[in-house]
RNA sequence: GCCGGAUUAGCUCAGCUGGUAGAGCAACCGAUUUGUAAUCGGUAGGUCAGGAGUUCGAAUCCCCUAUCCGGCACCA
Numbered sequence: 001g002c003c004g005g006a007u008u009a010g011c012u013c014a015g016c017u018g019g020u021a022g023a024g025c026a027a028c029c030g031a032u033u034u035g036u037a038a039u040c041g042g043u044a045g046g047u048c049a050g051g052a053g054u055u056c057g058a059a060u061c062c063c064c065u066a067u068c069c070g071g072c073a074c075c076a
Base pairs, nucleotide, nucleotide: 001072002071003070004069005068006067007066010025011024012023013022019056027043028042029041030040031039049065050064051063053061
């Protein structure tokens, strides 16, 4: 330098064919318990990496950029 993949909640990840952003764990509140843990119920938490475009409508499609991972090439 070229090619491909990834980027979504604090963490790990889903989200198909464009149509209300979700799960588990963690956090917080409550129930249970003499108390803790476990268990059960609930609550909160998101500029969907950044920007621009297409569209009535974009996490999803197109383009640019950033970071990370992999492959190839180059080099002494």
Background
This is a predicted structure of a 76-nucleotide RNA (transfer RNA) from a Holosporales bacterium. The RNAcentral record of the sequence draws on ENA. Rfam family: tRNA. Its mean pLDDT, the model's own confidence on a scale to 100, is 80.